[in-house]
């Protein structure tokens, strides 16, 4: 320096135009004589500016971070 891939709740991971889900964590409740452990229920997230679009986590420019190759 060129090329290709990522970035999503604390973690991990799904959604590739039409309400951002799950799981694990945390809280809050039920269970127990107390704790575990089961069960219910809340809280929480689209890497940053901008563009297209009636809508953008998806699709387009640029920037920033990681990772792969090649030089």
């Nucleotide at each position: 320096u060129g090329g290709g891939g990522g970035a999503u709740c604390g973690u991990c991971u799904a959604a590739g135009g039409g309400u951002a889900g799950g799981a694990c964590a945390u809280c809050g409740g039920a269970c127990u004589u107390u704790g575990a452990c089961u069960c219910c229920g809340g809280u929480a997230a689209u890497c940053g500016u901008g563009g297209u679009u009636c809508g953008a986590a998806u699709c387009c420019a640029c920037g920033u971070c990681c990772c792969c190759c090649a030089g």